[in-house]
Context: one part of a larger RNA
Molecule: large-subunit ribosomal RNA, domain IV
Organism: Thalassospiraceae bacterium LMO-JJ14
RNA sequence: CGAUGUUGAAGGAACUCGGCAAAAUACCUGCGUAACUUCGGGAGAAGCAGGCCCCGUUGAUGGGCAACCAUCGGCGGGGGGCACAGACCAGGGGGUAGCGACUGUUUACUAAAAACACAGGGCUCUGCGAAGUGGAGAACACGACGUAUAGGGUCUGACGCCUGCCCGGUGCCGGAAGGUUAAAAGGAGAGGUGAGAGCCUUGAAUUGAAGCCCCGGUAAACGGCGGCCGUAACUAUAACGGUCCUAAGGUAGCGAAAUUCCUUGUCGGGUAAGUUCCGACCUGCACGAAUGGCGUAACGACUUCCCCACUGUCUCCAACAUCGACUCA
Numbered sequence: 001c002g003a004u005g006u007u008g009a010a011g012g013a014a015c016u017c018g019g020c021a022a023a024a025u026a027c028c029u030g031c032g033u034a035a036c037u038u039c040g041g042g043a044g045a046a047g048c049a050g051g052c053c054c055c056g057u058u059g060a061u062g063g064g065c066a067a068c069c070a071u072c073g074g075c076g077g078g079g080g081g082c083a084c085a086g087a088c089c090a091g092g093g094g095g096u097a098g099c100g101a102c103u104g105u106u107u108a109c110u111a112a113a114a115a116c117a118c119a120g121g122g123c124u125c126u127g128c129g130a131a132g133u134g135g136a137g138a139a140c141a142c143g144a145c146g147u148a149u150a151g152g153g154u155c156u157g158a159c160g161c162c163u164g165c166c167c168g169g170u171g172c173c174g175g176a177a178g179g180u181u182a183a184a185a186g187g188a189g190a191g192g193u194g195a196g197a198g199c200c201u202u203g204a205a206u207u208g209a210a211g212c213c214c215c216g217g218u219a220a221a222c223g224g225c226g227g228c229c230g231u232a233a234c235u236a237u238a239a240c241g242g243u244c245c246u247a248a249g250g251u252a253g254c255g256a257a258a259u260u261c262c263u264u265g266u267c268g269g270g271u272a273a274g275u276u277c278c279g280a281c282c283u284g285c286a287c288g289a290a291u292g293g294c295g296u297a298a299c300g301a302c303u304u305c306c307c308c309a310c311u312g313u314c315u316c317c318a319a320c321a322u323c324g325a326c327u328c329a
Stems, first nucleotide, its partner, number of pairs: 001324008010315002014313001019310001027051005036041001038158001052079012080084001092308004097303002099300002104116002120156007132142003159295004164225003169222002171218005178213003184207002189202005226244005253287001254284001265281005
């Protein structure tokens, strides 16, 4: 000097990105227990008290013929210790917000989470030799010894309240018309050759599927959801009006947000002091409704902020124990 432990005056998070680490709490019995709530919970909430030994007294239960034995209590009195759940073992607690409903799953060896999954919801395909999948395009197999309350695909993700407008583009579905159109059919004609018959080459109309064009539907399909100008008896603002464009111009709800650039926005709360936090406002650079919106009890080795308790995290370090390192032998 280091590691692992133990202890520490006064203070008690002033440490630090952050209470990381440590300390504290811890068992049983009795009392007591809030908001909120899906009435199950929250809850061991929180918080308070008792617990050792001896004596007396009074019950209950079980066993036994009985004497008595075992166990569990109630009441009263006394004793000792620094300490009575005497060692070990053995929850710290509360409040607020975000995200995800939950229990689960995951980057074997830097990520356990707000990611994945999930029950629930929707759309879509599939009538059975099913769709779909494996198999070079097969046999065959899975699907399934199942049959639409089934199976496949895809999105969302408990529950509650809801899920607005746009079908112009892309996709998908439907459409006995019409347009375009391949091979093929068709052969008007034309050319070569030949004495000719013929042979060879070329070939216009016309007929010809799907697809595309076209006409409709469809957004819990992919997706999208405006601009400028003016206007009220202070000012400000604009319920109102005008105009341009669009397929339609963002509804409800939420909003400086895991989204806000300007920004430490402004106001309020908490602190003596708060770029974080909570509640509001709305000027949403660039929220928004199953790429779901907004809430939500319970849950979380998740994330944010605050408080109580507690402490060597710190002010500010010190001593001791053990093991190393170091010096000497």